The part of an RNA shown here (large-subunit ribosomal RNA, domain II) has 694 nucleotides and comes from Gossypium stocksii.
The source organism's lineage runs through Eukaryota, Viridiplantae, rosids, Malvaceae and Gossypium.
Rfam family: Bacterial large subunit ribosomal RNA.
Its mean pLDDT, the model's own confidence on a scale to 100, is 82.
Context: one part of a larger RNA
Parts: sequence; structure tokens; C1' cells
RNA sequence: GCCGGUGACUCAUAUGUACUGGCUUGGUUAAGGGAACCCAUCGGAGCCGUAACGAAAGCGAGUCUUUAUAGGGCAAUUGUCACUGCUUAUGGGCCUAAACCUGGGUGAUCUAUCCAUGACCAGGAUGAAGCUUGGGUGAAACUAAGUGAAGGUAUGAAUUAGCUGAUGUAGAAGAAUCAAUGAAUAAGUUGUAGUUAGGGGUGAAAUGCCAGUCAAACCCAGAGUUAGCUAGUUUUCCCCGAAAUACAUUGAGGCACAGCAGUUGACUAGACAUCUAGGGGUAAAGCACUACUUCGGUGCAGGCCGCGAGAGCAGUACCAAAUCAAGGUAAACUCUGAAUACUAGAUAUGACCUUAAAAUAACAAAAGUCGAGGUCAGCCGGUGAGACGAUGAGGGAUAAGCUUCAUUGUCAAGAGGGAAAUAGCCCAAAUCGCCAGCUAAGGCCCCUAAAUGACCAAUUUGUGAUAAAGAAGGUAGGGGUCCAAAGACAGACAAGAGGUUUGCCUAGAAACAGCCACCCUUGAAAGAGUACGUAAUAGCUCACUGAUCGAGCACUCUUGUGCCGAAGAUGAAUAGGGCUAAGUGAUCUAUUGAAGUUGUGGGAUGUAAAAAUACAUCGGUAAAGGAGCGUUCCAUCUUAGGGGGAAGCACCCGCGUGAGCAGGAGUAGAUGAAGUGGAAGUGAGAAUGUCGGC
Repeated sequence: GCCGGUGACUCAUAUGUACUGGCUUGGUUAAGGGAACCCAUCGGAGCCGUAACGAAAGCGAGUCUUUAUAGGGCAAUUGUCACUGCUUAUGGGCCUAAACCUGGGUGAUCUAUCCAUGACCAGGAUGAAGCUUGGGUGAAACUAAGUGAAGGUAUGAAUUAGCUGAUGUAGAAGAAUCAAUGAAUAAGUUGUAGUUAGGGGUGAAAUGCCAGUCAAACCCAGAGUUAGCUAGUUUUCCCCGAAAUACAUUGAGGCACAGCAGUUGACUAGACAUCUAGGGGUAAAGCACUACUUCGGUGCAGGCCGCGAGAGCAGUACCAAAUCAAGGUAAACUCUGAAUACUAGAUAUGACCUUAAAAUAACAAAAGUCGAGGUCAGCCGGUGAGACGAUGAGGGAUAAGCUUCAUUGUCAAGAGGGAAAUAGCCCAAAUCGCCAGCUAAGGCCCCUAAAUGACCAAUUUGUGAUAAAGAAGGUAGGGGUCCAAAGACAGACAAGAGGUUUGCCUAGAAACAGCCACCCUUGAAAGAGUACGUAAUAGCUCACUGAUCGAGCACUCUUGUGCCGAAGAUGAAUAGGGCUAAGUGAUCUAUUGAAGUUGUGGGAUGUAAAAAUACAUCGGUAAAGGAGCGUUCCAUCUUAGGGGGAAGCACCCGCGUGAGCAGGAGUAGAUGAAGUGGAAGUGAGAAUGUCGGC
């Protein structure tokens, strides 16, 4: 891992409620008697009901409150017993599972300390004290040689330890092997026999060790401890169908109440739409208030400054109250003020069918069928982690697949078509069958169903098929203005002068370092000079003018669409091929396209009670309700059947919406249906379930 077994909402007592049944001359017994047992039967104690109200005395269809018969609260009535279902309570309380805690015991054959009694430590090395002899001295000290054999001394086997590496890791081994290491006469190692016991021991101290177990050993019991936590929780079909919110909580992943679901009953006529009438203070707007704010005028007070002995007077490009004119800002500003939303009223119920005539329409009137909303009450659940999109806002950085609200949609609990793939986007709500039709969103060159369609434009960039500030005679349009046949714009030709080198300044300053001024003349025109240049001149050039040429030119605003700006990590992505339309903008006709809708044929639910018929309905998680199938056992019954072959097993075939149920031929070899009822150890694919097999 697979296969086969086994494996989880139960039982007792009680409460509430629903259904059914008995009695209702109200209902009913409990313990107990009775009896072989169970019944029948006896047993009326007790319980519920028949009257409530008040804290109570009490009073009573009323009573309490109260000065009050003013008002108000409650009441003015009601069965009971039993079966079954559901809920709740007490017990283990759907099942599996702790870490713990408490009590009583068992352990020191492992290991920690200690006690008793034994055992063990090859070899060589070093050579302390002391002693002897020589030298030395008055005697010593001292010194040399020898002797000697000390040491938590050095080296190194046994022994012991375990620093490092490798092997081993399903091992040879639940801690080893190999290599290489530390200690090796000491606080040494070790045999045997003993001591100390669980909040206790022992500890050269690591919370270490106390039998592979130690921040409190092991065994049994309390014990099926408890677990607001995780996982699991077994057959079918039908109907309905949520929530992820408010408030409270030692509360935040729990729970109570409310909200939203289901079911049963009662009542009501609404919902949407149109119209009418309302209140408001949002968006916008505004500055009349509040707060903030810009410029200008007048300008109190103040500052600075001048005059004056002082009083005071004058000045001021400073500051500035107040005021005037102009211009702004505001969630906690409003002289104003929508759209929506909300409230109330009025009108009209809506759909289908028939009258309805073989096309089409029929609002009036009438008959019929069906459906929807809401309120109240009883019973009884789930939810109380929400997610994204759109709109309006707060927080953040007008960041986030961010976070917190409000309104709403989808997902959640929703399949189908589209968006390449893609819970939350677009279209659209799946009862079942059909090799039928029409459409939605989206598409129509190929992949890939359907026009390589029509027409009018622009685009040349593979833009389409990612982005800004900014940049450019890209290109196609629209508007405005200047000049222009009295010749524009551009080009090439000529001219561009004189006073004058203006004046000042300067070494120089002559249009052209700098400062001031910027005139006059000749002229078709020419600046006291636009740029370059010189030491200063010179030179070159422009403005301006003529002639040549011969038709539009120049500037500016704006629309469409392109170009640059444009750098990312495996190789390259409009999904790909590929496309100059098969891309973009406007218009149009076909066509394709879904579980939508229509057609047709079945099924189910509701109205609705049997049939028939009509209309409507039938996506669904948590959850509620309804109807069934099957298993074991019991009663009918130790029955029908059964060696002329039961159950079981496995195959074929048929029926049923399904769980399932018949039949046939095999195998097997002894039991065992159906129907009607009853009772449960009643249905497995999941729990790192559990047992067995492979």
C1' cells in the first nucleotide's frame, strides 16, 4: 500500500412540545397485593385540570396599585393518560486521544555516594632529602665524587578513560569497530557482599544518575479524569434553504440574546410601478456667521526718526486693529441647496385561459385556474473567521491581492458559455431524454463552430500586442492672423554711405572692453550698429534697399494617428501560427455561439383530499422537514419450501428515480423465505483508526 473483518448520537428517569389513540358521567394511578412468570384484577394515597389577583393578611369574576370604581398591570378559564418523534436536564453522554493531580505499592543485579572484605598496576628513565669519602676551615659554611631511592615526576604495556577522524546508520552493536589519543603509585583501577527510595535518595553540580524511563522512576487504583482544541462520524430519493452582522461577555477561533433558515397554525393584502404630499442639510455652490487666507486703498495703537523746556507737532518703502474694493479655502463653516434614499396617501392586483370567428388587434364586461409579499404565535436548527468587483468615505503615500465602514453584485452554497489557462469579471440560474429550432456575452484567416463580408476614413509603426515628463518641418484634417502679381517667402547679384576715429574713458577704444547720448546729411536703402575679427585700424557679416525670379509664404491654436524617450535575470512569446489587415475609428447586413429560451416526450412538488386536467415550480454547502430500501433478532410459526438440492459464493438477464428486488444456468451441501407487525450491538472509504492476510 491493497484485500477482508471490526469501528462512533445510545440507555434510564424527568421537563417541554408535535402527531396518533383511550376516556371526557373530568382523566390517571404509585408503592403494594394478586398470580409458577407475564397478564387480568384490586389498590384513589398522590398528580394534572376545574379561579384568578396580591409580597402577604386577604378578597374573589375579579384582584393589585391608589385618596380615587381616574388610569394602568394580570385575570375573566381549562382536559387528562399512554405510545412514538424531536429538544432539554442528570448521569461517561457521539467516538478516539493527552500532558497532569491524588492514594497505595515495587525497584540501587544499570547507575550515584558511602561501608565491609579482597585483588591489580611489564619494562626501562629521572635521581630530592639523608649518609660516606676526598678537598676546605681553628671549627664550620661551602665544594667534588660516590651511595641512596623521594615524587597527586616524565616515558610506556596491562588496566582505565573517551579528544579527533573514518566506517557503521534497516548496524555485527538501541552508542560499537578501526586508526590515533589522555591517565597509568594515585583525589588510582577493580571483584564480591551491603546502605541510602520518589518532592525522596545520591551528586568533585551536568537538573546529572536512581534497571534502554528523570525539571520529579515504575506498577496498580481514582478513571471511560478533563479537553471552549484537531481528526473521524457508515443507506436512498423528494421539498425548502441560510450566516460570517448588532449587543454583551476574564470576551475575541467560545457562548447567550436578537437578526437570517426550516416546519406547523392563524390573520392580512401587499410588493413593484405611476402620481401626489412631506421633512432634511449630503453633492454642488457660496462667504451672510465661525476659522484660515492674498493684493490694493484709508489707517487707531505701536516701532523708528526730527523739532521742542515741556505740552505737543511733523515725517516714515516698518508693523498693524478696524473698515472699503477685488480674489480664495473648510469633515467637525452655511445666506443657499439638488439627484437618490426614506415616510405617508391615491390609482392599478399580476399571469394564463375561455367568450375570440382558420390573418391581425381587442384596454370594456363576465366566468375560471395559479402565484407571490407581510404580521403574529408554537416547536427546533445552523451561523456569529467571510472573499473579491463597483460606488461613497476614514487610515496608509488619493501605495498594496493592504486595512476599517456604508450601499450593492457575484463567489461562498452556482454548474453552463466568454475572458488562452483563471472562486469573486461579462453573459446566464442546470428536473430528465432528443444526431431539432432561435438567441446572450463573445466571435467569424488557420489551430477553432461561423463573411479572406460591404462601405467611408486615417495608420506604415508589427503601432496594434505595456508607461510619464519631455523632444522633433512624421503624417491626415479643422480654426485664427501677417505678407503677397503695386511681385511675397527662399536663393544667387549689387549696395550697405557721409558728418565721424560722435562724446567720455583709456597706453590705445576708430559701430563692435566699458559709460552717456543715439542726432544730422546724401539717398532706392544703410543702426552713432546684429555676429565674427584687430594691440588699435583693417577685413568679413547682419539689419535695411534695388534688380533678378514668378506663386503662394510665414507664424500660431487645435483634432486623429504614428516616431524617440523604453534596461533583467534558463530561450521567446498578441496563447500560437501568422497578419499591412486577419490592426484602428464610423456605419451596415449575414452567420456562429450556452445546461438561456422554444419545440417534443417522460418524472416529481404545490394549489389539492382519489382520479382527470390546468397553471406554477423542481442549482444548492451548514441546517430543517417528508417518504422509503436493506441488515440481525422476535411474534404469526420451531410456518410455506428444502439431498428431485436451503443458505452462501460468483456469472447472465430483466425491473425500479434510487437504496435495491425478481428470474435463469453453475458451484455448494443443510437449512430456511414472503406477507403483516415489533425490537435494535442496523448500513463505512477516510479517524498517521484497530485486528488478520498478502